[in-house]
A computed fold for a 402-nucleotide RNA from Streptomyces prasinus, annotated as Bacterial RNase P class A.
RNA sequence: CGAGCCGGGCGGACGGCCGCGUGGAGUCCCUUGCGGGACUUCCCGAGGAACGUCCGGGCUCCACAGGGCAGGGUGAUGGCUAACGGCCACCCGGGGUGACCCGCGGGACAGUGCCACAGAAAACAGACCGCCGAGGGCUUAGGCCCCCGGUAAGGGUGAAACGGUGGUGUAAGAGACCACCAGCGCCUGAGGCGACUCAGGCGGCUAGGUAAACCCCACCCGGAGCAAGGUCAAAAGGAAACACCCCGGUGUUUCUGCGCGGACGUUCGAGGGCUGCCCGCCCGAGUCCGCGGGUAGACCGCACGAGACCGGCGGCAACGCCGGUCCUAGAUGGAUGGCCGUCUCCCCGGCCGCCGCGAGGCGACCGGGCGACAGAACCCGGCGUACAGCCCGACUCGUCUG
Numbered sequence: 001c002g003a004g005c006c007g008g009g010c011g012g013a014c015g016g017c018c019g020c021g022u023g024g025a026g027u028c029c030c031u032u033g034c035g036g037g038a039c040u041u042c043c044c045g046a047g048g049a050a051c052g053u054c055c056g057g058g059c060u061c062c063a064c065a066g067g068g069c070a071g072g073g074u075g076a077u078g079g080c081u082a083a084c085g086g087c088c089a090c091c092c093g094g095g096g097u098g099a100c101c102c103g104c105g106g107g108a109c110a111g112u113g114c115c116a117c118a119g120a121a122a123a124c125a126g127a128c129c130g131c132c133g134a135g136g137g138c139u140u141a142g143g144c145c146c147c148c149g150g151u152a153a154g155g156g157u158g159a160a161a162c163g164g165u166g167g168u169g170u171a172a173g174a175g176a177c178c179a180c181c182a183g184c185g186c187c188u189g190a191g192g193c194g195a196c197u198c199a200g201g202c203g204g205c206u207a208g209g210u211a212a213a214c215c216c217c218a219c220c221c222g223g224a225g226c227a228a229g230g231u232c233a234a235a236a237g238g239a240a241a242c243a244c245c246c247c248g249g250u251g252u253u254u255c256u257g258c259g260c261g262g263a264c265g266u267u268c269g270a271g272g273g274c275u276g277c278c279c280g281c282c283c284g285a286g287u288c289c290g291c292g293g294g295u296a297g298a299c300c301g302c303a304c305g306a307g308a309c310c311g312g313c314g315g316c317a318a319c320g321c322c323g324g325u326c327c328u329a330g331a332u333g334g335a336u337g338g339c340c341g342u343c344u345c346c347c348c349g350g351c352c353g354c355c356g357c358g359a360g361g362c363g364a365c366c367g368g369g370c371g372a373c374a375g376a377a378c379c380c381g382g383c384g385u386a387c388a389g390c391c392c393g394a395c396u397c398g399u400c401u402g
Stems, first nucleotide, its partner, number of pairs: 001398004006393005012343007020045002023042008047373001051384002054382005059225004066279004071221005077089004091105001092103004106216002111214002113210003128155002130151004135146004163181006182206001184203008229300004237256008258292007271283004307326008346369005352363004
């Protein structure tokens, strides 16, 4: 210098004018009340993914909440975390010269399935070409044919053919036997928290692959979801209390709550809940149907958090602990925008200067061009996807120079 691989970060700035939203302070207005509106000023006002809705939670309700089945999820080991299917380290296997990357990582001796075509044969299988032997026949020696038996070492097919190489042995062969090796099982020692690794010894001779096929095993899992869930107001009436008053009414406050009809039911339980089913348990005096009427409004939930940033300590790391500083959007038809000016980043071309022994590097000027993916809606931790253009760091490989 080039290429690669891993990690982190930015993704515009400044000024002026006009215009938005929440909150704080102040002033004013409307309203029976709940509550609403206007103006001034101050602080603050989209993201690394706000996207996907794929996981895990916080929170709310069922609800005081049990058991089983179904269903779903995960799958080497050790850690981190509120938790996870996430993250870190590390083991084994695979890929790569390497830095590094990948893994639906328990079980094929519980069972069932599948392995096309080719091939004799695809599972405890098998004889196509072969090799050897007995009997018979033919033949000029060699040899050939029929039939029976032995054989699986050689050849062929295939992704894969019942271990590999060399030898002994045999009629010919074969782990039949032997040596070495691979695999498997057992034993011993060393290392490691562990998955496992290394070394040595013994043994039989090796009984395929596939579970991101069904399945078996181990562990884990209540459900629904902010449109969760609450408060206030309104409403056709009714009841009670108080006050006033003309024995009739009026007003205020509180409580309850629309009217008519029908069915079932009130402890011999209608109906409902445990959000798939069953058991079991619980709530329960009202529930449901038809017709007609009122309301559709306001507020809370709603942002102080498993929070952010800085420093120190511990840890290989993920991360944890301690100390300090800070408060950083909360809309509800849905806010942060528009215009102007000056720059900046980057790309292409031209041209010049400087540094260095060198390979090479840095900078200025001129002309032209460009600026991505994309917007909260209860909140948070992850994963996945998208991203014009750049910056920083570690490591690997190659080349060049001193």
It is recorded under the gene name rnpB. It matches the Rfam family "Bacterial RNase P class A". By type it is a ribozyme.